[in-house]
C1' cells in the first nucleotide's frame, strides 16, 4: 500500500443474571462471554422496532452487534 492470518498486542462485549432510567423500542451500571478487524464515532440512505395521531400517511423517537455511506485511529506483517 493492500490485507486481518487458526499467529500476536492491547480493545469491545451477545444472551442472560441483579440495580436504576424510559409508556415503549431501548439505554446506563455491575457480573458474564456469543461473537467483532473498526462491536470506534455519525441517524445521511435503506431496513427493523417503539410511541403518538390516523384514511392514505405522518411525527417524535430506538437500533452504528442489521446494511451501505462518511470520518478518525491501534495492532501485525501471513501478501
Nucleotide at each position: 500500500c493492500a490485507a486481518g492470518a487458526u499467529a500476536a498486542c492491547g480493545c469491545c462485549a451477545a444472551a442472560c443474571c441483579c440495580c436504576g432510567a424510559g409508556c415503549a423500542a431501548u439505554c446506563g451500571g455491575g457480573g458474564g462471554a456469543c461473537g467483532g478487524a473498526a462491536a470506534g464515532c455519525c441517524a445521511c440512505g435503506g431496513g427493523u422496532c417503539c410511541g403518538c395521531c390516523g384514511g392514505a400517511g405522518g411525527u417524535g423517537g430506538a437500533u452504528g452487534g442489521c446494511c451501505g455511506g462518511g470520518u478518525u485511529a491501534c495492532c501485525u506483517g501471513a501478501g

c-di-GMP-I-GGC riboswitch aptamer from a Desulfobacterales bacterium, 79 nucleotides, folded computationally. The sequence was found by an Rfam model in a public genome assembly. Of the family's consensus pairs, 95% are formed in the model.